[in-house]
RNA sequence: GCCCUUAUAGUUAAAUGGAUAUAACAAUUUCGUCCUAAGAAAUAAUUGUAGGUUCGAUUCCUGCUAAGGGCA
Numbered sequence: 001g002c003c004c005u006u007a008u009a010g011u012u013a014a015a016u017g018g019a020u021a022u023a024a025c026a027a028u029u030u031c032g033u034c035c036u037a038a039g040a041a042a043u044a045a046u047u048g049u050a051g052g053u054u055c056g057a058u059u060c061c062u063g064c065u066a067a068g069g070g071c072a
Base pairs, nucleotide, nucleotide: 001071002070003069004068005067006066007065010025011024012023013022018055027043028042029041030040031039048064049063050062051061052060
């Protein structure tokens, strides 16, 4: 220098163009208990970034950024 893959909540992962973006663990609050724990209920939190296509984008296209891999 060229090519490929990946980027979603604090973490790990779903979501094959149509929804209020889903779950587990974690966090907070409440219940629970003499206290702690187990257990139960509730709450908040997410699409790397900038554009484009589309009636509609996490999803398709392009640039950039970051991580990983291959070739030279």
The RNA shown here (transfer RNA) has 72 nucleotides and comes from a Patescibacteria group bacterium. The sequence is in RNAcentral, with records from ENA. Model confidence (mean pLDDT): 80 of 100. NCBI's taxonomy places the organism under Bacteria, Bacteria candidate phyla. Its Rfam family is "tRNA". Rfam classes the family as a transfer RNA. Rfam links the family to the GO term triplet codon-amino acid adaptor activity.